RNA sequence: CAGAGUAGAGAGUCUUGCGUUAAGUGCCGCGGGAACGGAGAGUUGUCCCGAGGACGAAAAGCGCAAAAGCCGCUUCAGGCGGCUUUGAGUGCUUGCGGUAAGGCUCUCGCAUCUCGCUG
Numbered sequence: 001c002a003g004a005g006u007a008g009a010g011a012g013u014c015u016u017g018c019g020u021u022a023a024g025u026g027c028c029g030c031g032g033g034a035a036c037g038g039a040g041a042g043u044u045g046u047c048c049c050g051a052g053g054a055c056g057a058a059a060a061g062c063g064c065a066a067a068a069g070c071c072g073c074u075u076c077a078g079g080c081g082g083c084u085u086u087g088a089g090u091g092c093u094u095g096c097g098g099u100a101a102g103g104c105u106c107u108c109g110c111a112u113c114u115c116g117c118u119g
Base pairs, nucleotide, nucleotide: 001119002118003117008108009107010106011105012104013103014102015101016100017099018097019096020095027053028052030050031049032048033047034046038115039114040113041112059094060093061092062091063090064089066086067085068084069083070082071081072080073079074078
């Protein structure tokens, strides 16, 4: 003088979930905490947690069950069958969400300082 290497971050993809009765994500400030190449230090940078503030959305289809109405049959007490409609409930499918976790691939990658390592 040159270089390597971490945690982690981002993108793509797959799987399993969550929400679609709006949580989550993103934004803002407040309080607390953590991590930051092999060693030490370490920020106004990064991440996490807590309670807030503002903003804000994509649903559709098919069933189940229930209720009501109508029709038919009947042994006329009631029962059975069919059709139609329906708020809430519930299941599945396809979507949607700057959605969560995990796997794989790729890219980036110690703010910075000192020392160390390789040439």
Molecule: THF (Tetrahydrofolate) riboswitch aptamer
Organism: pig gut metagenome